About this RNA:
This is a predicted structure of an 84-nucleotide RNA (c-di-GMP-I riboswitch aptamer) from a Nitrospirales bacterium. The prediction has a mean pLDDT of 84. The source organism's lineage runs through Bacteria, Pseudomonadati, Nitrospirota, Nitrospiria and Nitrospirales. It was read from a public genome assembly, where an Rfam model found it.

């Protein structure tokens, strides 16, 4: 001097709910509420799971094509602060 942890301070996000409005639906946006989050910032690249439609079952499933989940996992880009 450099890396990995990541205490503490200043701070951020916002889950179930409920309300308003989109959407066939998953969900999404608003406002409200906090269960959590050191990337709960971004981003559909890989995997997964949920929807819409087809076929098929007693029931399970199967497969194109379209969409949704970044707080499911894992990857890529950014990123406040740094005690032991």
């Nucleotide at each position: 001097u450099u890396u990995c942890c990541g205490a503490a301070a200043g701070g951020g996000u916002a889950a179930a709910c409920c309300c308003u409005g989109g959407g066939c639906a998953a969900c999404c946006a608003g406002g409200g509420g906090a269960c959590a989050c050191a990337a709960a910032g971004c981003u559909g690249c890989g995997g997964g799971u949920c929807c819409u439609u087809g076929c098929g079952u007693a029931a399970g499933g199967c497969a194109g094509a379209g969409g949704a989940c970044a707080g499911c996992c894992g990857g890529g880009c950014u990123g406040c602060c740094g005690a032991a």